[in-house]
RNA sequence: UGAGGGAUCGUCUAGCGGUAGGACAGCGGCCUCUGAAGCCGUUAACCUUGGUUCGAGUCCAAGUCCCUCAG
Numbered sequence: 001u002g003a004g005g006g007a008u009c010g011u012c013u014a015g016c017g018g019u020a021g022g023a024c025a026g027c028g029g030c031c032u033c034u035g036a037a038g039c040c041g042u043u044a045a046c047c048u049u050g051g052u053u054c055g056a057g058u059c060c061a062a063g064u065c066c067c068u069c070a071g
Stems, first nucleotide, its partner, number of pairs: 001070007010024004018054001026042005047063005
């Protein structure tokens, strides 16, 4: 420098244009002599800026960062 891929709760990870989900962690409760484990509940997120659309995490453009390949 060129090509390809990626960015979503604190962490990991889903999501064929139509309610943003799961696990772990956190918080509250149940249980227990206490704690752990277990069970129930709950908090919390779409990289940035534009565009298309009735509607965008998803499609398009530019940008930032990360990974891989080529030179």
Model confidence (mean pLDDT): 81 of 100. A computed fold for a 71-nucleotide RNA from a Patescibacteria group bacterium, annotated as transfer RNA. NCBI's taxonomy places the organism under Bacteria, Bacteria candidate phyla. It was read from a public genome assembly.